This is a predicted structure of a 106-nucleotide RNA (SAM riboswitch aptamer (S box leader)) from a Sphingobacteriales bacterium. It was read from a public genome assembly, where an Rfam model found it. The prediction has a mean pLDDT of 84.

């Protein structure tokens, strides 16, 4: 890196540093950004995939529930900002592709 599952319309500041772009890539839109974004670092939070810890059934570690937030991850502008392929025809419509993020495998 490549594969396989699950999940994506919810949720979450601040302060330091840095300087011109950023919001995945490629187009178009639109939005944020010198009142300092983006990224980086510290603290601080959001969440519950992994883990922990209880319950039940099955039989020896598998599946389902309820919980906790100490570890291991992630996240903390706008829905994965919208949309581009299909379906349908007008919509926060469905569905794929791709990304993300995690677990397992290679």
């Nucleotide at each position: 890196g490549g594969u396989u599952u699950a999940u994506u319309a919810a949720g979450a500041a601040g302060u330091g540093g840095c300087a011109a772009g950023a919001g995945a890539u490629c187009a178009g839109g639109c939005u944020c950004g010198c009142a300092g974004a983006c990224c980086c670092a510290c603290u601080g939070g959001c969440a519950a995939c992994c883990u922990c810890c209880c319950u039940a059934a099955a039989u020896a570690u598998u599946u389902a529930g309820a919980g906790a937030a100490a570890g291991g991850u992630g996240c903390c502008a706008a829905a994965u900002c919208c949309u581009g392929c299909c379906c349908c025809g007008u919509a926060u419509g469905g569905g794929a592709c791709a990304a993300a993020u995690a677990a397992a495998u290679u």